[in-house]
RNA sequence: CAGGCAAGUCGGAUAAUCGCUUUUUCGCGAUGAAAAAGAGGAAAGUCCGAACACCACAGAGCAGCGGGCCGGAUAAUUUCCGGGGGAUGCCUCAGGGCAUCUACGAAAAGUGCAACAGAGAACAGACCAGCCAUUUACUUGGUGAUGGGUGAAACGGUGAGGUAAGAGCUCACCAGCGCGUUUGGCAACAAACGCGGCUAGGUAAACUCCUCGUGGUGCAAGACCAAAUAGGGAAACGUUUUUUGAGCUGCUCGCUCAAUGUCUGAGAGAUCAGACGGCGUUUUCGGGUAGGUCGCUCGAGCUGUUUGGAAACAGGCAGCCUAGAUGAAUGAUUAUCGUUCCGCAUUUGCGGGAUCACAAAAUUCGGCUUACAGACUUGUUUAUCGU
Numbered sequence: 001c002a003g004g005c006a007a008g009u010c011g012g013a014u015a016a017u018c019g020c021u022u023u024u025u026c027g028c029g030a031u032g033a034a035a036a037a038g039a040g041g042a043a044a045g046u047c048c049g050a051a052c053a054c055c056a057c058a059g060a061g062c063a064g065c066g067g068g069c070c071g072g073a074u075a076a077u078u079u080c081c082g083g084g085g086g087a088u089g090c091c092u093c094a095g096g097g098c099a100u101c102u103a104c105g106a107a108a109a110g111u112g113c114a115a116c117a118g119a120g121a122a123c124a125g126a127c128c129a130g131c132c133a134u135u136u137a138c139u140u141g142g143u144g145a146u147g148g149g150u151g152a153a154a155c156g157g158u159g160a161g162g163u164a165a166g167a168g169c170u171c172a173c174c175a176g177c178g179c180g181u182u183u184g185g186c187a188a189c190a191a192a193c194g195c196g197g198c199u200a201g202g203u204a205a206a207c208u209c210c211u212c213g214u215g216g217u218g219c220a221a222g223a224c225c226a227a228a229u230a231g232g233g234a235a236a237c238g239u240u241u242u243u244u245g246a247g248c249u250g251c252u253c254g255c256u257c258a259a260u261g262u263c264u265g266a267g268a269g270a271u272c273a274g275a276c277g278g279c280g281u282u283u284u285c286g287g288g289u290a291g292g293u294c295g296c297u298c299g300a301g302c303u304g305u306u307u308g309g310a311a312a313c314a315g316g317c318a319g320c321c322u323a324g325a326u327g328a329a330u331g332a333u334u335a336u337c338g339u340u341c342c343g344c345a346u347u348u349g350c351g352g353g354a355u356c357a358c359a360a361a362a363u364u365c366g367g368c369u370u371a372c373a374g375a376c377u378u379g380u381u382u383a384u385c386g387u
Stems, first nucleotide, its partner, number of pairs: 002382009012337007020038007040358001044369002047367005052218004059253004064214005069083005084104001085102007105209002110207002112203002127148003130143004156174006175199002177196008222294004232285009243259005261276006301320008338355007
């Protein structure tokens, strides 16, 4: 000097003319006049959390779903900040430091899974060596997991004792694990010391167990107004009062609300059967309506400054108002500047082209994830040249 990768910011600005939508003022009204404003960092995904609305009481339990180290922040969260443990990489003689990641409760409560190889893959295991006995020998029987081999992984390591040969079988030291004490820390945890022979692996982002949380549906939620029709017809089932049905949820319980009886037959009676009617659930035939208003944008809001805090964030002060459409407005042209490309030129320059990426509000907000031409900043890295 040039490039790659990662993270972050920007990803056009100003003015005029015309056009569209909303609000305010004026106007009797109008397709009127004036002023102001008008699609993003992700508006996307619909993944998480909430505000808000409805289900009369929204109550309890189970199921289902979601989370899982500690502390803090938040309206809340599986989010964010900080810390601890672990893993990886780099630096350092070492101690230790730095960076990145982390789906981080439990594996002797149980079940499952791990190809091939291997004797054997979890309280498994004997292929070749070892040891003992036996056999003329080949061999046969026993013992054992020390050496070798297989494998990603084979039931701690080194040394000594012991043994027929061996084995934590015993001992010393070490590593891990468990328990206890002291110190530091809010805590997770860390360090030191002591006791214990305890050393039966991995996987729960497999089922599961433990613990914590959780009503459901969602602006196509929901509220109001107006209009019209046929309060229509048929069928099935249940029920017609200590019984049944309906009502938040998948189930159960609780609770609340609703219901009407009449007649006939049999029977000594209790009661049973049927019909009509009432209530409820479901299915089907047929008819009417599809309009308007609200919800709908002042917010857990934004900007600046200051205080507290390591930070996320919280408080104080001052200022600002920045879409509300409804088959769906938010645009077009010109000029200048900015950015960028090409050509010419070389002191700042001249001419021409482009505005290029991902992409468009629809109840709102806080996060997460995904997409992104080009420019800039930071970090890291590659090659060349130089020191």
Molecule: Bacterial RNase P class A
Organism: Pyrinomonadaceae bacterium